[in-house]
RNA sequence: AAUGAUUAUGCGGGAGAGAUCUGCAGUCCUCCCGGACAUAUGUCGGCGCCGACGGAGCAACCCCCCAAGGAAACUCUCAGGCAAAAAGGACCGCAUAAUCAGG
Repeated sequence: AAUGAUUAUGCGGGAGAGAUCUGCAGUCCUCCCGGACAUAUGUCGGCGCCGACGGAGCAACCCCCCAAGGAAACUCUCAGGCAAAAAGGACCGCAUAAUCAGG
């Protein structure tokens, strides 16, 4: 040096689950009450779901005399999300830089 690991940045790929229901907001008419229209938008609430950001819990396992501690893509669903679009997205690939190992 090749190569490997970690971290950061950039690019690419990247799933799941209601186009759900009610009210209000919206447009038109009306003196008011109210009526009609639209709804794939916004908002409050309800029910039903998702799990690959975050969070929490336990476990194989690591460590240990014990205890304590660490620990998942498992589990829970608090937050988050549930047509498309947008956003987000564990993880994977490529590139660059730094550090360590290597020699």

Glycine riboswitch aptamer from Rhizobiales bacterium 32-66-11, 103 nucleotides, folded computationally.
Model confidence (mean pLDDT): 78 of 100.
Its Rfam family is "Glycine riboswitch aptamer". Gene Ontology term of the family: glycine biosynthetic process.
The model forms 85% of the base pairs in the Rfam consensus.